[in-house]
């Protein structure tokens, strides 16, 4: 100097004028995001509803931690990619069963085209060592054996299973012993098996006030009704309750923002994070408030607007800045 990797900050700035919403001590204070988006996960909260069990359905899937919790995050293991810094993984089981693997090829698990061997004369039998097709053809090398061959047999390697030893909390790693001629390869983000977890509906939840409140049918004092299915238990109700028709309610208030909250410092931890102390209040609209104009500056402004709240994930994105690390080249 160039090319990369990882983590973080910011999201035009300053001034003036006019205007809007909430709160208030009535001078003032505050007022859309890093994703507010998607509605994909997890919860808080509200109601059913007291509590328990079963079924169904769905989700997750290496190990150890973090968290209110999670399919999230952190660290580690294994595998893959990269020269590396690093990145990714839907990561339990293929020896319970079923199923799938295009095209090419004889054939993708009940193999037999060319070839080789035998008998015989063009048919039959044996074979899977050699050739070809293919991503993949029934482990590899060597020796023996055979009519010709083949784990057919043996040795070594490979593979599978098990045991003890060492390291590690563990996943796992290392080296080694024994057994087995060896379940052909891949796919479970195929059905499935195994293990763990999960009640439902949702702020249009719910509560209060106002307004309105008619008629018909069934039906019982429990073996009735009330909770998405079934069972048990508990509680409540008694013209309750169930069904049909008609009428009222497009209303007002609340829920509504002080929180698993933010910031700073110290301590502990590889880290996610936790504890302690101090300090701060940081939108609550309701047809939808936070805007408009002017001037200057330069980095010339992208993606884009809260609606009960919070923790994540995913997607979109113009730029600017900071820190650490890797590789290449050159000079000292």
């Nucleotide at each position: 100097a160039g090319a990369g990797c990882u983590a973080g900050c910011u999201a035009u700035g300053u001034g003036a004028u006019u205007g809007c919403u909430a709160c208030a001590a009535a001078u003032g204070u505050a007022g859309a995001g890093g994703a507010a988006a998607g509605u994909c996960c997890g919860g808080g909260c509200u109601c059913c509803a007291u509590g328990g069990g079963c079924a169904a359905u769905g989700a997750c899937g290496c190990c150890a931690g973090g968290u209110a919790a999670c399919a999230c995050c952190u660290g580690g293991g294994a595998g893959a990619c990269g020269u590396a810094a690093g990145u990714c993984u839907a990561c339990g089981g293929a020896a319970a069963g079923u199923g799938c693997u295009a095209c090419a090829g004889a054939g993708a698990a009940c193999a037999a085209c060319c070839g080789c061997u035998g008998u015989a004369u063009u048919a039959c039998a044996g074979u899977a060592a050699g050739g070809g097709u293919g991503a993949a053809a029934a482990g590899g090398u060597g020796a023996g054996g055979u009519a010709a061959g083949a784990g057919c047999u043996c040795a070594c390697c490979g593979c599978u299973g098990a045991g003890a030893c060492a390291g590690g909390u563990a996943a796992c790693u290392g080296a080694u012993u024994c057994a087995g001629g060896c379940a052909g390869a891949g796919c479970a983000a195929a059905c499935c098996c195994c293990g763990u977890c999960a009640g439902g509906a949702g702020c249009a939840a719910g509560g209060c006030a106002a307004a309105u409140u008619u008629a018909c049918a069934g039906g019982a004092u429990a073996u009735g009704u009330u909770u998405a299915g079934c069972c048990c238990u508990a509680a409540a109700c008694u013209a309750a309750c169930u069904g049909u028709a008609u009428g009222g309610u497009a209303u007002g208030c609340u829920g509504c923002u002080u929180g698993a909250g933010g910031u700073u410092a110290u301590u502990g931890g590889c880290g996610a994070c936790a504890a302690u102390a101090a300090u701060c209040c940081c939108a609550g609209a309701u047809a939808a408030a936070u805007a408009a104009u002017c001037a200057c500056a330069c980095a010339c402004g992208a993606c884009a607007g809260a609606a009960c709240c919070c923790g994540g994930c995913u997607u979109a994105u113009c730029g600017g800045c900071u820190a650490g690390c890797u590789c290449u080249u050159u000079a000292u």

A computed fold for a 332-nucleotide RNA from a Gammaproteobacteria bacterium, annotated as Bacterial RNase P class A. The sequence was found by an Rfam model in a public genome assembly. The prediction has a mean pLDDT of 75. Taxonomically the source falls in Gammaproteobacteria (Bacteria, Pseudomonadati, Pseudomonadota). The model forms 93% of the base pairs in the Rfam consensus. Its Rfam family is "Bacterial RNase P class A". Gene Ontology terms of the family: tRNA processing, dimeric ribonuclease P complex and ribonuclease P activity. About the family: Ribonuclease P (RNase P) is a ubiquitous endoribonuclease, found in archaea, bacteria and eukarya as well as chloroplasts and mitochondria. The family's RNA type in Rfam is ribozyme.